The RNA shown here (Bacterial RNase P class A) has 414 nucleotides and comes from a bacterium. RNAcentral holds the sequence, with entries from ENA. The coordinates come from a structure-prediction model, not an experiment, and the mean pLDDT is 76. Its Rfam family is "Bacterial RNase P class A". It is annotated as a ribozyme. It is recorded under the gene name rnpB.

[in-house]
RNA sequence: UGGGCCGGUCGGGGGACCGCUCCGAUGACCCUUCGGGUCUCGGAGAGGAAAGUCCGGACUCCACAGGGCAGGGUGCCUGCUAACGGCAGGUCAGGGAAGCCCCGAUAUUAAGUCGGGGGGGAACCUGAAGGAAAGUGCCACAGAGAACAGACCGCUCCGAUGACCCUUCGGGCAUCGGAGUAAGGGUGAAACGGCGAGGUAAGAGCUCACCGCUCCGAUGGUAACAUCGGAGGCACGGCAAACCCCACCCGGAGCAAGGCCAAAUAGGGGAGCGCUUGAGGGUGGCCCGCCCGAUGCUUCCGGGUAGGCCGCUAGAGGCCCCGGGCGACCGGGGUCCCAGAGAAAUGGUCCCCGCCCCGAUCCCCGCGAGGGGCAUCGGUGGCACAGAAUCCGGCUUAUAGACCGGCCCUGUUU
Numbered sequence: 001u002g003g004g005c006c007g008g009u010c011g012g013g014g015g016a017c018c019g020c021u022c023c024g025a026u027g028a029c030c031c032u033u034c035g036g037g038u039c040u041c042g043g044a045g046a047g048g049a050a051a052g053u054c055c056g057g058a059c060u061c062c063a064c065a066g067g068g069c070a071g072g073g074u075g076c077c078u079g080c081u082a083a084c085g086g087c088a089g090g091u092c093a094g095g096g097a098a099g100c101c102c103c104g105a106u107a108u109u110a111a112g113u114c115g116g117g118g119g120g121g122a123a124c125c126u127g128a129a130g131g132a133a134a135g136u137g138c139c140a141c142a143g144a145g146a147a148c149a150g151a152c153c154g155c156u157c158c159g160a161u162g163a164c165c166c167u168u169c170g171g172g173c174a175u176c177g178g179a180g181u182a183a184g185g186g187u188g189a190a191a192c193g194g195c196g197a198g199g200u201a202a203g204a205g206c207u208c209a210c211c212g213c214u215c216c217g218a219u220g221g222u223a224a225c226a227u228c229g230g231a232g233g234c235a236c237g238g239c240a241a242a243c244c245c246c247a248c249c250c251g252g253a254g255c256a257a258g259g260c261c262a263a264a265u266a267g268g269g270g271a272g273c274g275c276u277u278g279a280g281g282g283u284g285g286c287c288c289g290c291c292c293g294a295u296g297c298u299u300c301c302g303g304g305u306a307g308g309c310c311g312c313u314a315g316a317g318g319c320c321c322c323g324g325g326c327g328a329c330c331g332g333g334g335u336c337c338c339a340g341a342g343a344a345a346u347g348g349u350c351c352c353c354g355c356c357c358c359g360a361u362c363c364c365c366g367c368g369a370g371g372g373g374c375a376u377c378g379g380u381g382g383c384a385c386a387g388a389a390u391c392c393g394g395c396u397u398a399u400a401g402a403c404c405g406g407c408c409c410u411g412u413u414u
Stems, first nucleotide, its partner, number of pairs: 002409009012353007020045006027039005047385001051396002054394005059254004071250005076090005091129001092127004100118007130245002135243002137239003152185002154181009164172003193211002196208003212234001213232008258310004268301006280292004317336008354383003357379005362373004
């Protein structure tokens, strides 16, 4: 310089007025008290995803000796973590640019440019990545044959036939039949190792070299695995996101969890009084009277409902520094307090600034079509996704725009 990738941060700023929720006050006023209400003053008041509710945990209640079955989940290795299906580092597989090589076009040649192919494998991306020699099952269409396979075409040999051809009792050609052959063609996602040489009637791991595969060993690594060496002619097609097998993990319900206080009315229980010699109630200022009256009256206890309180937000917490670790993360110190409502507050109007869009003017490049720029003016213009509800760790999804950092390859110069 050209090109290819990865990650992080923020997510409008300031102000005025009017409201909303919560907290505090030695404030003011009101209500009969514990306490509550209204006002005043002061303070605090959504997110990176608060979302989806997909995983994992804390917490609460219920269940629970231990083990197994059933069911569900996870699945390369090693770590991290409270835990995880998460994260970090690594392994393997697939993808991935240029330098490099070859071919073609352009061209008088070359360079260059363009296109195609090979090889290569950087940063980086993706991966449900245990087991297919435990068993069962499936492999559509096409194809002769799809799993201890298969002879359709082809190739080779043998035989028969031919009024065919050349003619040396031999050969050629065609047709039919038999046998051999998995090299070649053809079908398919996949055809029972690949490729070259030898070999053969033609062929074939039949034999050999290289590659692959299997087994064994050595070395390195905690391991997944890698590299190297040796042996074996090759046995073992694919699918487990089919059943299944192996290893490990998992009790259930969820803050409407759960706990406390506790009206009215109606049930339950105890005690006392009363049951026609009348407790009590109604009428009434009071007495008598009149009426009602035994499934009654009084009082206490208990459960539960309405309602209220707690759970409720100080936490696996944020920020800064030091130390350990490649890293996820861990240890230590300092500092800060940051929504807690309960059908649910966090809003509305306006002004200034910022960014974007549109229009006009202006400037620059260009013959031109057109491209670029910033300045000025104007605008009913726009400013994303979204929004707490017990809390926390993740994942996934949505998101206008702004800013910052890092990695790799190629070329040139020093």